[in-house]
RNA sequence: AAAUGAUAAUGGCAAACUUCUCGAAAGAGGAGGACGCAAAGCCUAGGGUCUAAAGCCGUACCGGUCAUGAUCGCCUGGUUGCCGAU
Repeated sequence: AAAUGAUAAUGGCAAACUUCUCGAAAGAGGAGGACGCAAAGCCUAGGGUCUAAAGCCGUACCGGUCAUGAUCGCCUGGUUGCCGAU
């Protein structure tokens, strides 16, 4: 330095849920709280999944369609990082 991840050590993050705020929604942020996570750090680059405001279409009650929205704690990829048993 690289690979790698142990009954190691220092620590880190924070699911569901409750509450407040934002948002049309999906969902996001703050506080509490821990299901878990060796990248559950960061990035929508490719895909998947979720939502459908606006737009368009219709048999116009309403329905259908569709990301430019969201998800990195869905996967792949890129990039950065702690420790040292092997």
This is a predicted structure of an 86-nucleotide RNA (c-di-GMP-I riboswitch aptamer) from Sediminibacillus albus. The coordinates come from a structure-prediction model, not an experiment, and the mean pLDDT is 87. The organism belongs to Sediminibacillus, within Bacteria. Of the family's consensus pairs, 95% are formed in the model. Rfam family: c-di-GMP-I riboswitch aptamer. Gene Ontology term of the family: cyclic-di-GMP binding. Rfam's curators write: GEMM was predicted in a large-scale screen for bacterial structured RNA regulatory elements.